[in-house]
């Protein structure tokens, strides 16, 4: 796009149209085929008049029934069969029919006999008969003529590819029917009629038309070869028969033949056509409606009648079925029209009329007609038309969103102004749709006719099922008339709520797990529109079967390779022919459809008219280039033949050495062998080694090459023998002889089987030993089939160049085999050149790319295999082959939305290369074992608030939980709140005091009256209390909805861009490479050139020195003191502000004259001097809503907010991180010393004093280079302890104090006396650090009323090590491979377990079709009937015979039925076996 559609909402109107696809299911009722009295005999009845009342007329020659004619074979319906001359086309009949119709020609004579209706008897429930007797014809039958028919002989003609065809004789056979209507000229009776005559229809014979059919033929249109062979009347022939008619159509008889890979047979499907959808077109798909043609008629068979029939509404015979029924027997066929049931998603009214248009019958009038017109129902499809139009902004209200400001529904609506299509109401309309007939007339014709007929014409009146319809008009009225689908992409249309992997969508992709523009709702919006959507189906996109027009190197896809039947293609030149081809011509290609031009309904659909065109077939006639046939010829192509060299080409047969193995002997002894390390093995019975010898097989080192050969498979010592193929050079000779190759044959690795040999070695199976969790493996020792060999067999490989075979052409370069030439210098592998093979590189061109690229995957052309999403599956089943293993061939159910090809950028690898880093190594100290201390997890709790979870959570958030902190339990309150903004009212503020309570809080007093404006009343400002409300609060959930901050990777050297080039394209190139660096740092080179973020420096701290400035700091000289305490000085230290120095700057040397590196020199510092601060582009949906901010939800007498006690501090236990130790490099007295940075007013706190002591009094001094904490400690000298659970160690406990603080029970620090656990260096395992560092020592600050073993800082003392980069850990930069892309913590493979669908096998059960024998044998044709039997005819007076006919009876044939069997297909079947899906 399209529908004979169906379903789901939704439905004004009219117009044309179309409506059981399914159950050829089964039908109840009605109707659908009759008509002629102008062929024929008979003949009513009801009603009306009359009426003597008996009965006449009329109705009526009418109905009805019957004889006989025509019809009934058409019209209508369905599509079951049918792959077939059924259908289309074109042709043939010299093999034929043809009622009715025309036309022409001749006839129509003369006689007979019967029957039906009807009457009477009768059978039977019916349906139907059965006897007897009358009777007519256009019913039936003899005679008689018949030229034109027919038949049999005979002769002769012509025609044609052929005669069955044509002429002529003789003989024989064969026809008929009246009827109606008018005349009276003849003729008979005679009012008038007919036996006359005219006219018409019939009726017979014929010839010829048209029409319609019969039969044959050529082409042409389904599938299945997983159907490959069929056939006995089969295939032809002669006789016979049968038919219109040809023919095995049928039948005796001879022959043996006929069909098939150009697909017969078998099986499945199906009614074909013109057309119809659809597509640019070829084409593919359909075959409702309309038009042709065939098939059918309730299943199957068979005839009769008849011009036509094997017959839809006839007949006869079996069936199955339904219905009467007296049980004896009978009736019936809706695939006509309606309609009923059943099936089914589904498909109309038991309508009206014969008015038209056809049909049957008739002389006609007329009848019949469910054909047909026409009417109802159905939005089922096409078409028209409507629902209003204009104006109309306060942008109304309402609705929806909103940043709250608006925005949009929207000129939409109201309002106002018009309009009148369609419904509805009326009025009007016998409009058009018609001719016929009759009746009048007119002209011509036939006649004797002025009757009458028959042709053509004119005028009249009459005939409508649709229908009071179409159409017009007229009044009124915007009044009655708008829905579906859809808005995430494709694909036109967006928001909000609601839901929460729920309900649910969905055609692909794919949406929903709390902010869904995909589910539902609503607004808005979109896209059609009396419709819209779904769903089914068919074309189309789909060049996705590819003829127009595809492919097969890696995506599917070249058979393993080779001969060759067929069949395909096929070299120059020439002759003919005309078969393909080309023209021109004519026949045909029904109408209808399609196109085009015009008409007609108001357009339109719809119609009618012409006009093309129907792309095809058939005859004729021409043309001859090609292509085919044919004729002569040629040599480029293809063979032959001569001479040569090359080779692992085949087959056979014979030889050889080298080794491995066993054995024999002999030396010689304790192991051998194996293996990462072993262990089974083997050996004192003597191995392994080493010598000599001897058997036996199999396999041939070095030459050996990218190198020969061969069609592939393959082929390697030597020599012989036969044998095949290529190659070079030659000159002859054949004359296209070629090239592919469907079946069909041979060959055909390894492994495998059959028979026999052989068996050294190596080795599936098997045994052992190891290895592992296990190890039916990987390794070891062994070890049988096999490996060899001769016959035969399977016939497969990743049988690969993943490339089929053959022929031409189209740039090279370069290496090699093997002939030939040529140059040169006697020699050529060496230089040139050719031919004929193997590589390797690369141009055009192909190519998705990768790549091929004269050996093509490039440009052609020819034959042949082969492919059509993955899986199922190269499997089932069938078949063939095979001794089996198997192979060849080769599907579906049912499932997925993929599967795969290259290439690209990531990550990734138990790949590869380079580098690096406290990553190993090399070292010093530690943790893990003890006690505490503190944080985690469990546990436990009324509560033990929450958070962090590898690294990168765990002395983390907490730089201080007795209370507050504090979210958390318990209990007791308060509800506009504890704290903020707005309003109202009241009192200033403020101060304090009593009572209840644990407190919060409640309630009752005192004191007090300011500050501004104002004359006063008052107000205002600020504050505190009461009230109502808007709010306020929330440490309540989302860190996976955010910022904003943090941690990591990693202070790793990386992460990008612009523009140019490349690539179809993702991309790539820069950024790789050579070098160098800590560094993408710098160099050199490069289709790259340049740029930003990072690296580096800039910036602070320290190391050296200069300036300057010299107090609270410092003293070198003078003076002075107890004392830098004081003069006095500022050099010095120091103090703090400015500078300077360090840049590979110089020497040498190495390196590409670089970059840059090594060693020096000078320097406080030397090669980023050492420290900090500084963290690119990202990653971890890292942390963090409990800091801060912030969307959303939620809570609002609570999840808000106040007070009191409790808790965060529990404890069988597990881990983290630290303190302290275990001692003698030490503890312990005791003396002596020498630091940095800090802090400090609610505060540090000195002298002195008291007390063992923590600590009191005490109060100079000091907002600090001045006071002051503060005492540094380790170090050092000196006593002593002396190897123990100790004079180590200090946990735990008991007693007693101190300080802080409202308050030390839960649960703070300290001091002091006692008490004196564990622990004697610490398993796997594991951290930390490369120089002023590890260690080890002390002091300081934050936090704080108090509390520090933690954190964050200072400084004292002060080492070891490093070879080095193999391995662990993380990074970097190249390259590679990849089925990953959540990116190896990826992906994924079988099996087992369950669940569910389809399928294969199956002991069998079961339908169904077909179908070999054989039986049975209805009905009816044919044949035959010696029995029976008969009205025409003939003989006969009859009788009765005769011809002829009919009928029982037999006989062929055969349908259904039936028996033994076979074959096909299907359903179903315990177990079963693989698949598929979760």
């Nucleotide at each position: 796009a399209a529908c004979g559609a169906a379903c789901g909402c939704u439905g004004g109107c009219g117009g044309u149209a179309u409506g059981c696809c399914u159950a050829a299911u089964a039908c109840a009722u009605g109707c659908a085929a009759g008509u002629c009295g102008a062929a024929c005999g008979c003949g009513a009845a009801a009603g009306u008049c009359c009426u003597u009342c008996g009965g006449g007329a009329u109705g009526a020659g009418u109905a009805a029934a019957g004889u006989g004619g025509c019809g009934c074979a058409c019209g209508g319906g369905u599509g079951a069969g049918u792959a077939a001359c059924a259908c289309g086309u074109a042709g043939g009949u010299g093999a034929c029919c043809u009622u009715c119709c025309u036309u022409a020609a001749a006839g129509u004579u003369u006689g007979g006999a019967a029957u039906a209706a009807c009457u009477c008897u009768u059978a039977g429930a019916a349906a139907u008969g059965a006897g007897a007797g009358c009777u007519a014809a256009u019913a039936c039958c003899g005679g008689c003529u018949a030229c034109a028919u027919u038949g049999c002989u005979u002769a002769g003609u012509u025609u044609u590819a052929a005669a069955u065809a044509c002429u002529a004789a003789u003989c024989a056979a064969g026809a008929a029917a009246g009827a109606a209507u008018g005349c009276c000229u003849c003729u008979a009776u005679u009012u008038a009629u007919a036996a006359g005559c005219a006219u018409u229809c019939g009726c017979u014979u014929u010839a010829a038309g048209a029409u319609g059919g019969g039969c044959c033929u050529g082409c042409g249109g389904g599938a299945c070869a997983u159907u490959a062979g069929c056939u006995u009347g089969u295939u032809g022939g002669u006789g016979g028969g049968g038919u219109a008619a040809u023919g095995g159509c049928c039948u005796a008889c001879c022959a043996a033949g006929g069909c098939a890979u150009c697909g017969a047979u078998g099986u499945c499907u199906a009614a074909c056509g013109g057309a119809u959808u659809u597509g640019a077109g070829a084409g593919a798909a359909u075959g409702a409606u309309c038009c042709g043609u065939c098939a059918c008629a309730c299943u199957g068979g068979a005839a009769c009648u008849g011009a036509g029939a094997c017959a839809c509404g006839g007949u006869c015979c079996a069936g199955a079925c339904u219905c009467c029924u007296a049980c004896g027997g009978g009736a019936g066929g809706c695939a006509g029209c309606a309609g009923u049931a059943g099936g089914g998603a589904a498909u109309a009214u038991u309508g009206c009329g014969c008015a038209a248009u056809g049909g049957g019958c008739g002389a006609a009038a007329g009848c019949c007609u469910g054909a047909c017109g026409c009417a109802g129902c159905a939005a089922u499809a096409c078409c028209g038309c409507g629902u209003g139009a204009g104006u109309g902004a306060g942008g109304a209200a309402g609705g929806u969103c909103u940043u709250c400001g608006g925005a949009u529904u929207g000129u939409a609506a109201a309002g106002c102004u018009c309009u009148g299509u369609c419904a509805g109401g009326g009025u009007g309309g016998a409009a058009a749709a018609a001719u016929g007939g009759u009746a009048g007339u007119u002209g011509u014709u036939c006649u004797a006719a002025c009757a009458g007929g028959g042709c053509a014409g004119c005028u009249a009146a009459u005939u409508g099922a649709u229908g009071g319809u179409a159409c017009a008009c007229c009044a009124a009225a915007a009044g009655g008339a708008a829905g579906c689908a859809c808005c995430g992409g494709c694909u036109a249309a967006c928001u909000u709520c609601g839901u929460g992997c729920c309900a649910g969508c969905a055609g692909c992709c794919g949406c929903g797990g709390u902010a869904a523009u995909a589910c539902g709702a609503a607004g808005g919006g979109u896209g059609c529109a009396a419709g819209c959507g779904u769903u089914g189906u068919u074309c189309g996109g789909a060049u996705u079967u590819a003829u127009u027009g595809g492919g097969c190197g890696u995506a599917a896809a070249g058979c393993g390779c080779g001969c060759g039947c067929a069949g395909g293609c096929g070299g120059g030149u020439u002759u003919g022919a005309a078969a393909g081809u080309c023209a021109g011509a004519u026949g045909u290609g029904a109408a209808a459809u399609c196109u085009c031009g015009g008409g007609g309904c108001u357009c339109a659909a719809c119609u009618c008219c012409g006009a093309a065109a129907c792309u095809g077939c058939g005859u004729c006639u021409g043309a001859a280039a090609c292509u085919u046939c044919u004729u002569a010829u040629c040599u480029a192509g293809a063979a032959u033949c001569c001479u040569g060299g090359a080779g692992g080409g085949g087959g056979g047969a014979g030889g050889g050495g080298a080794a491995u193995u066993u054995c024999g002997c002999a030396u010689g002894u304790a192991g051998g062998g194996g293996u990462a390390a072993a262990a089974u093995c083997c050996g004192u019975a003597g191995a392994u080694a080493u010598g000599c010898g001897a058997a036996g097989g199999a396999a041939c080192a070095c030459c050996a090459g990218a190198g020969g050969c061969g069609a592939a498979g393959g082929c390697g010592c030597c020599u012989c023998c036969c044998u095949g193929g290529a190659c070079a050079g030659g000159u002859a000779u054949u004359g296209a002889c070629g090239c592919u190759g469907a079946g069909g044959u041979g060959c055909g690795a390894a492994a495998g089987c059959g028979u026999g040999g052989g068996g050294a070695u190596c080795a599936a199976a098997c045994a052992g030993g190891a290895u592992u969790a296990g190890a039916u493996a990987c390794c070891c020792u062994g070890g049988u089939a096999g490996u060899c060999c001769a016959c035969g067999c399977u016939g497969u490989a990743a049988a690969c160049g993943a490339u089929g075979a053959g022929u031409a052409c189209u740039a090279g370069a370069u290496a090699u085999u093997g002939u030939g030439g040529g140059u040169a210098u006697u020699g050529a592998c060496c230089c040139c050149c050719u031919c004929a093979g193997u590589g390797u590189c690369g141009c055009a061109g192909c190519u998705a790319a990768c790549g091929c690229a004269u050996u093509a995957a490039g440009u052609a052309c020819u034959c042949c295999g082969c492919c059509u999403g993955g899986g199922a599956a190269g499997u089932a089943c069938g078949g063939u082959c095979g001794c089996a293993a198997g192979a060849c061939u080769a599907a579906a159910a049912c499932u997925c939305a993929a599967a795969g090809g290259a290439a690209u950028u990531g990550a990734c690898g138990g790949g590869g290369g380079c580098c690096c880093g406290c990553a190993c190594a090399a070292g010093c100290g530690g943790u893990g074992g003890a006690u505490u201390a503190u944080g985690u997890g469990g546990u436990u709790u009324a509560a033990u608030u929450c958070g962090a979870a590898g690294c990168a959570a765990c002395g983390c958030g907490c730089a201080a939980a007795a209370c507050c902190u504090u979210a958390c339990c318990u209990g007791g309150g308060u509800u506009u709140g504890a704290a903020a903004u707005c309003c109202g009212g009241u009192g200033a503020a403020u101060u304090u005091g009593g009572u209840a309570g644990a407190a919060a809080u409640a309630u009752c007093g005192a004191a007090g009256u300011g500050c501004c404006c104002g004359c006063a009343a008052g107000g205002g400002a600020a504050u505190a209390c009461c009230g109502a409300g808007a709010c306020a609060g929330g440490c309540g959930c989302u860190g996976c909805a955010u910022g904003g901050c943090u941690g990591u990777c990693g202070u790793c050297a990386g992460c990008u861009c612009g523009u140019g080039u490349c690539g179809u394209g993702a991309g790539a190139u820069g950024u790789u490479g050579g070098g160098u660096u800590a560094a993408g740092u710098c160099u050199c080179g490069c289709a790259a050139c340049g740029a930003g973020c990072g690296c580096a420096a800039c910036c602070c701290c320290u190391a050296u020195c200069a300036u300057u400035a010299g107090u609270u700091g410092c003293c070198a000289g003078c003076a002075u003191u107890a004392a830098g305490u004081u003069g006095g000085g500022c050099a010095c230290u120091c103090u703090a502000a400015u500078g300077a120095g360090a840049c590979u700057g110089c020497c040498u040397g190495g390196g590409u004259u670089a970059a840059c590196c090594a060693g020096g020199a000078g320097g406080a510092a030397g090669g980023u001097g050492g420290g900090g601060a500084u963290g690119a582009c990202g990653u971890c949906a890292a942390g963090u809503c409990c800091u801060c901010a912030u969307g959303g939800c939620c809570c609002u007498u609570a999840u808000a907010u106040c007070c009191a006690g409790g808790g965060c501090c529990a404890c069988a236990c597990a881990c983290g991180u630290a303190a302290u130790a275990c001692a003698a490099u030490g503890g312990u007295c005791g003396g002596u010393a020498c630091a940095g940075a800090g802090g400090g007013a609610u505060g540090c706190g000195a002298a002195c004093u008291c007390g063992c002591g923590a600590g009191g009094g005490g109060g100079a001094g000091c907002a600090a280079a001045u006071c002051u904490c503060a005492a540094a400690a380790a170090a050092c000298c000196g006593a002593u302890c002396u190897c123990a659970g100790u004079c180590c160690g200090g946990a735990u406990u008991g007693g007693a104090g101190u300080c802080u603080g409202c308050a030390a029970c839960u649960c703070g620090a300290c001091u002091c006396c006692a008490u004196g656990a564990a622990g004697u260096u610490g398993g796997a395992a594991u951290c930390g650090c490369u120089a002023g560092u590890a260690a080890u020592c002390g002091c300081g600050g934050a936090u704080c009323a108090g509390c520090a073993c933690g954190c964050c800082g200072c400084g004292g003392u002060g080492a070891a090590u490093a070879c080095g980069u193999u391995c662990c850990c993380g990074g970097g930069c190249c390259u590679u491979g990849u089925a990953c892309a959540c990116a190896c913590c990826g992906c994924c493979c079988g099996u087992c377990a369950c669940a569910c669908c389809a399928u294969g096998g199956g002991a069998g059960u079961u339908g169904u079709u077909c179908u070999u024998a054989c039986c049975u044998g209805a009905a009816g044709u044919c044949g035959u009937g010696g029995c029976c039997u008969c009205a025409a005819c003939c003989a006969g007076c009859a009788a009765u015979g005769g011809a002829g006919g009919g009928g029982a009876g037999c006989g062929c044939c055969u349908a259904c039925g039936g028996u033994c069997g076979g074959a096909g297909c299907g359903a179903u079947g315990a177990c079963u076996g693989g698949g598929g899906u979760g």

The RNA shown here (small-subunit ribosomal RNA) has 1478 nucleotides and comes from an uncultured bacterium. It matches the Rfam family "Bacterial small subunit ribosomal RNA". Its mean pLDDT, the model's own confidence on a scale to 100, is 82.